[in-house]
Small-subunit ribosomal RNA, central domain from an uncultured bacterium, 351 nucleotides, folded computationally. It matches the Rfam family "Bacterial small subunit ribosomal RNA". Its family is annotated with structural constituent of ribosome and ribosome in the Gene Ontology. The RNAcentral record of the full RNA draws on ENA and SILVA. Model confidence (mean pLDDT): 84 of 100.
Context: one part of a larger RNA
RNA sequence: CUGGGCGUAAAGAGUUGCGUAGGUGGCAUUAUAAGUGGAGCGUGAAAGCGUGCGGCUCAACCGCAUUACUGCGUUCCAAACUGUAAAGCUUGAGGAUGAGAGAGGUUAUUGGAAUUCCCAGUGUAGGAGUGAAAUCCGUAGAUAUUGGGAGGAACACCGAUGGCGUAGGCAGAUAACUGGCUCAUUCCUGACACUAAGGCACGAAAGCGUGGGGAGCAAACGGGAUUAGAUACCCCGGUAGUCCACGCCGUAAACUAUGGAUGCUAGCUGUUACUCAUAUCGACCUGAGUAGUAGCGAAGUUAACGCGUUAAGCAUCCCGCCUGGGGAGUACGGUCGCAAGAUUAAAACUC
Numbered sequence: 001c002u003g004g005g006c007g008u009a010a011a012g013a014g015u016u017g018c019g020u021a022g023g024u025g026g027c028a029u030u031a032u033a034a035g036u037g038g039a040g041c042g043u044g045a046a047a048g049c050g051u052g053c054g055g056c057u058c059a060a061c062c063g064c065a066u067u068a069c070u071g072c073g074u075u076c077c078a079a080a081c082u083g084u085a086a087a088g089c090u091u092g093a094g095g096a097u098g099a100g101a102g103a104g105g106u107u108a109u110u111g112g113a114a115u116u117c118c119c120a121g122u123g124u125a126g127g128a129g130u131g132a133a134a135u136c137c138g139u140a141g142a143u144a145u146u147g148g149g150a151g152g153a154a155c156a157c158c159g160a161u162g163g164c165g166u167a168g169g170c171a172g173a174u175a176a177c178u179g180g181c182u183c184a185u186u187c188c189u190g191a192c193a194c195u196a197a198g199g200c201a202c203g204a205a206a207g208c209g210u211g212g213g214g215a216g217c218a219a220a221c222g223g224g225a226u227u228a229g230a231u232a233c234c235c236c237g238g239u240a241g242u243c244c245a246c247g248c249c250g251u252a253a254a255c256u257a258u259g260g261a262u263g264c265u266a267g268c269u270g271u272u273a274c275u276c277a278u279a280u281c282g283a284c285c286u287g288a289g290u291a292g293u294a295g296c297g298a299a300g301u302u303a304a305c306g307c308g309u310u311a312a313g314c315a316u317c318c319c320g321c322c323u324g325g326g327g328a329g330u331a332c333g334g335u336c337g338c339a340a341g342a343u344u345a346a347a348a349c350u351c
Stems, first nucleotide, its partner, number of pairs: 003323004007305002012319001014202002017200002022195003026089002029086004034082002036078008050066006092192001093189003096185005104178007111155001116150007126137002163170002207248006216242002221237004259318006267296011300307002324351003333344004
């Protein structure tokens, strides 16, 4: 390499969101003959290989004959399949029309509860904290309580195995702008599709740059305890940071540890959205369908656990990745980055 694999043993890239090259591609007709199949001819050196016979006393070795050389070229024939060309079809795909749900996104405005701080009133000796304490706050009046004010961050209940989003993720309320999805009709286009190396875009938290902001929380740091020690766990403080704007970083157990698309293969039970029927004054209820989201489970599958129409079942297409453990996701080199580092990625040696 062929092969065998990728939920948990090595292996699905963070998302494939957009999409280039490439690969693959629905139903049916005609033509063509590039692929494909058949036949003829030419060529396919010799040696070697295979088979048979023979020569050295045998064998190795050698000689003769024959096959083969699966290939290439050329001519003719075939037309099922693939390709190509032409003209079509509607089931895939897209559009149109009419409905619908939603924490999908961006920006602006706004609300109440709570924490903290400030001012004022009442009031007096404690408060806070712990396993127990102490550091700490308080007679310069704390804690508690009442009134007023400031500021930042997060949105109780509803709330859910619920919803939306490609993933990361998204939750007080209102408005504006805006992306996608589902259902119904079967009206239009007529294969316009699938996947996707490179490429572009997005990408939690932490971290970085510049400028703001800073209530609470809190790496680092200081103190008090604990302890043999305690660079910790517990307590009192507390700075970056957490928040906003703009720009970087590009990684996570970025997980469903499960790439995407299409078709096929028992059911049962919930739940979300829509539609139809039934029912009704109407809404519920009840039945059916489509799309999602959960719990079980037949066949099948799996090393087992389990998965099981949302497959890890049965198939096809395309991409990515794996190939004993350690060395090592490291060194060197390249690319990217302000840096931190990221990415690509070995070998010696060793078991």